[in-house]
RNA sequence: CCGCUCUUAGCUCAAUGGUAGAGCGAGUGACUGUAGAUCACUAGGUUGCUAGUUCGAUUCUGGCAGAGCGGA
Numbered sequence: 001c002c003g004c005u006c007u008u009a010g011c012u013c014a015a016u017g018g019u020a021g022a023g024c025g026a027g028u029g030a031c032u033g034u035a036g037a038u039c040a041c042u043a044g045g046u047u048g049c050u051a052g053u054u055c056g057a058u059u060c061u062g063g064c065a066g067a068g069c070g071g072a
Base pairs, nucleotide, nucleotide: 001071002070003069004068005067006066007065010024011023012022013021018055026042027041028040029039030038048064049063050062051061052060
C1' cells in the first nucleotide's frame, strides 16, 4: 500500500428492510433465622462516527475511526 471480517445493554451474543431481544450480571419483591438456590418484576441501547438510498435502515451503499486476519 491492497483485500477480507468484525464494532448492538456492564459482559458474551441474537435480530438480513417494518416500533431492538436473550443469557449472565445489577436492583426490588416473594421464600429463608441470615445468606445461597429458586420464582416474579424492574432498570439499563443516540445499534462505533458521519453522509447517502428508501415511505421506513441494526440490516443496503460511500467515507472515517478502532480491532483482527491475509497478501505485496

Predicted 3D model of a 72-nucleotide RNA (transfer RNA) from Culicoides brevitarsis. The prediction has a mean pLDDT of 83. Rfam family: tRNA. The family's RNA type in Rfam is transfer RNA. Rfam describes the family as follows. Transfer RNA (tRNA) molecules are approximately 80 nucleotides in length. Rfam links the family to the GO term triplet codon-amino acid adaptor activity. RNAcentral holds the sequence, with entries from Ensembl Metazoa. Taxonomically the source falls in Avaritia (Eukaryota, Bilateria, Neoptera, Culicoidini).